[in-house]
Molecule: c-di-GMP-I riboswitch aptamer
Organism: Gammaproteobacteria bacterium
């Protein structure tokens, strides 16, 4: 540089929940908090999933359909990184 590895040794990260804040929601962000993660680090490029403000159509006040919004801890892919071995 490559590969492979996490029951080694130093660590990192943080699901649900819960307080509070942004939001139309989905979601985020901060603090607590660990379910679990060898890239659970960064990125919406592809493909799925999620909301549907707002348009847009229907209906007799219901609802359908939609992303430009979201989600990197659904999948793939790019960039980068610690340790161990080969």
């Nucleotide at each position: 540089a490559u590969c492979u590895g996490a029951u080694a040794a130093a660590g990192g990260c943080a699901a649900a929940c819960c307080a509070g804040u942004c939001u139309a929601a989905a979601g985020a962000c901060u603090g607590g908090g660990a379910c679990g993660c060898a890239a659970u680090a960064c990125c919406a490029c592809g493909g799925g999933u999620c909301u549907a403000a707002g348009g847009u159509g229907u209906u007799u006040u219901u609802u359908g359909c939609u992303a430009a919004g979201a989600c990197g801890g659904c999948c793939g892919g790019g960039u980068u990184g610690c340790c161990a071995g080969a």